[in-house]
A computed fold for a 72-nucleotide RNA from a Candidatus Harrisonbacteria bacterium, annotated as transfer RNA. Lineage of the source: Bacteria > Bacteria candidate phyla > Candidatus Harrisoniibacteriota. The sequence was found in a public genome assembly. Rfam family: tRNA. Gene Ontology term of the family: triplet codon-amino acid adaptor activity. It is annotated as a transfer RNA.
RNA sequence: GCCAGAGUAGCUCAAUGGUAGAGCAACGGUUUUGUAAACCGUAGGUUGGGGGUUCAAUUCCUCUCUCUGGCU
Numbered sequence: 001g002c003c004a005g006a007g008u009a010g011c012u013c014a015a016u017g018g019u020a021g022a023g024c025a026a027c028g029g030u031u032u033u034g035u036a037a038a039c040c041g042u043a044g045g046u047u048g049g050g051g052g053u054u055c056a057a058u059u060c061c062u063c064u065c066u067c068u069g070g071c072u
Base pairs, nucleotide, nucleotide: 001071002070003069004068005067006066007065010024011023012022013021018055026042027041028040029039030038048064049063050062051061052060
């Protein structure tokens, strides 16, 4: 330099154009003499960034940043 993949909650990952979710973690509660476990609930997201298409974009197009792999 060229090609491919990834970027979404604190972490690991879903969501193939129509209100962004799950598990773990955090916090509160129930239970217990107490702790853990279990159960119930709450909070937490400018979907890496800019632009475009669309009534509507995590999703489609484009530019760019970071990371991973391959080729030379």